[in-house]
RNA sequence: GACUUAUCAAGAAAGACUGAGGGAUAUGGCCCGAUGAAGUCUUAGCAACCCGGUUGGACGGGUGCUAAUUCCAACUCCAAGAAAUUGGAGAUAGAUGAGCA
Numbered sequence: 001g002a003c004u005u006a007u008c009a010a011g012a013a014a015g016a017c018u019g020a021g022g023g024a025u026a027u028g029g030c031c032c033g034a035u036g037a038a039g040u041c042u043u044a045g046c047a048a049c050c051c052g053g054u055u056g057g058a059c060g061g062g063u064g065c066u067a068a069u070u071c072c073a074a075c076u077c078c079a080a081g082a083a084a085u086u087g088g089a090g091a092u093a094g095a096u097g098a099g100c101a
Stems, first nucleotide, its partner, number of pairs: 003099006013043005021032003027073003044066003048063005070093001075090006
């Protein structure tokens, strides 16, 4: 990296270095950013999965996460509507955990 599987409408900060971008982008929007983006380090916090432990919990450990519903839409189907559009279900893709060769 590929494959399998579960969850994704909740929750959670600050300091230092740095210096222009970032929000998966493969598209259209919209939003965040010198009142410092992304990244690195430190501490703090949130709490999903796995392991240990236990009657259960507490607790310990391994990853993870800490703007906006996975930021919204896009592709398919159904319903309402004159239409713009709105609502619902699903798929694809993505993120995280665990497993597997």

This is a predicted structure of a 101-nucleotide RNA (SAM riboswitch aptamer (S box leader)) from an uncultured Flavobacteriales bacterium. It matches the Rfam family "SAM riboswitch aptamer (S box leader)". Rfam describes the family as follows. The SAM riboswitch is found upstream of a number of genes which code for proteins involved in methionine or cysteine biosynthesis in Gram-positive bacteria. Rfam links the family to the GO term regulation of gene expression. The sequence was found by an Rfam model in a public genome assembly.